[in-house]
C1' cells in the first nucleotide's frame, strides 16, 4: 500500500514557532487574526500491545503505537412514524502477506 480482527458514548492543554484557514469526503453546523489547523518542547491521558495484581475486573504510566474541541461534531447508504439499529466510509490498534 492492499487483507484480516477487534475498537471508537469515556479520558487527556501550556508555552514557544507561525500566520489562514481547518474540523478525511459532500452538505450541515462550527472551530479560527482575542492566532485556529500545523510544527517543536514539556505536561497529560490510557485505547490496543506489553507489564502488573487477589484476573467476569483493577493497577500503574518505566515501554511500543496512539492521543488530548464538539459522540468519529451531527447527517450521508437500508429499515423505522419517531426514538434508535444494522452497514458503508474513515480512525486506532494488533496480526499477517
Nucleotide at each position: 500500500u492492499g487483507c484480516u480482527c477487534a475498537u471508537c458514548a469515556a479520558g487527556a492543554g501550556u508555552a514557544g514557532c507561525g500566520g489562514a484557514g481547518g474540523g478525511a469526503c459532500u452538505g450541515g453546523c462550527c472551530c479560527a487574526u482575542u492566532g485556529a489547523u500545523g510544527c517543536u518542547a514539556c505536561a497529560g491521558c490510557a485505547a490496543c500491545c506489553a507489564u502488573u495484581c487477589u484476573c467476569c475486573g483493577g493497577a500503574a504510566g518505566c515501554g511500543g503505537u496512539g492521543c488530548u474541541a464538539a459522540u468519529u461534531c451531527c447527517a450521508g447508504c437500508a429499515g423505522g412514524a419517531a426514538a434508535c439499529u444494522g452497514a458503508a466510509a474513515g480512525a486506532u490498534g494488533a496480526g499477517g502477506g